[in-house]
RNA sequence: ACCCGAAAAGGCAAACCGGUCGUAAGAUCGGGGCGCAAAGCCAUGGGACUUCCCCCCGGGAGUUCGCCAGGCUGCCGAAG
Numbered sequence: 001a002c003c004c005g006a007a008a009a010g011g012c013a014a015a016c017c018g019g020u021c022g023u024a025a026g027a028u029c030g031g032g033g034c035g036c037a038a039a040g041c042c043a044u045g046g047g048a049c050u051u052c053c054c055c056c057c058g059g060g061a062g063u064u065c066g067c068c069a070g071g072c073u074g075c076c077g078a079a080g
Stems, first nucleotide, its partner, number of pairs: 003080001004077002011036002016031006034066001040072003044069003047064007
C1' cells in the first nucleotide's frame, strides 16, 4: 500500500407521509429508517422506466449510480 472488514468515531437514508417542481419516469426539501464499507461522485457500456415520432423494425429527448459493470475519490486499522 492492496486485499480484507473486528473495533472506534462518524456518515448516508429505503418504503411511507407532507410541501414544491415535472406530461411522466422521477427530482428536491422536511419527517421517517429498510438497509448500505463507498447507499460518495460520474449517465461511459448494458439493463429497467417515462415521453414523443413511427405500420413494424427502429429513432429522438429524458429518468434511474440504493439494477449490473466500469472510472475517479474517500474515514478507521483488529485478525488474516
Notes: The prediction has a mean pLDDT of 88. This is a predicted structure of an 80-nucleotide RNA (c-di-GMP-I-GGC riboswitch aptamer) from a Planctomycetota bacterium. It was read from a public genome assembly, where an Rfam model found it. Taxonomically the source falls in Planctomycetota (Bacteria, Pseudomonadati).